[in-house]
C1' cells in the first nucleotide's frame, strides 16, 4: 500500500410498540421510542425461502381453491458500495 479474516473509537442504524398516511392485503412512509438488535441492519428482488391474494383462472351463487405482476435485502445465498485505529 493492497486484498481477506477479527475487534469496534467517533459516529452511524434502528426491531417490538404507540400515533398518522399509503395500500385489497402482505406491507411500506413520517414522527415518537429503543432489541441480553446490526461491522454493512448501505445499496440491487438476480437465485431460494417466507407472507399477501387486488387482478386472473377453476370450482358452485354464498364461498373455497389455484396463482406475482405484489411484499420482504432486520431470512439466507450472490452482486456494488463504504468505516479512525488496532491485530
Nucleotide at each position: 500500500u493492497g486484498u481477506c479474516c477479527c475487534c469496534g473509537a467517533g459516529g452511524g442504524c434502528a426491531a417490538c410498540c404507540u400515533g398518522u398516511c399509503c395500500g385489497a392485503a402482505a406491507g411500506g412512509g413520517c414522527a415518537g421510542a429503543a432489541c441480553c438488535g446490526c461491522a454493512a441492519a448501505g445499496c440491487c428482488a438476480u437465485g431460494g425461502g417466507u407472507c399477501u391474494a387486488a387482478g386472473g383462472c377453476c370450482g358452485u351463487a354464498c364461498c373455497g381453491g389455484c396463482u406475482a405482476u405484489g411484499a420482504u435485502c432486520g431470512c439466507c445465498a450472490g452482486g456494488c458500495u463504504g468505516c479512525a485505529g488496532g491485530g
Molecule: c-di-GMP-I riboswitch aptamer
Organism: Clostridia bacterium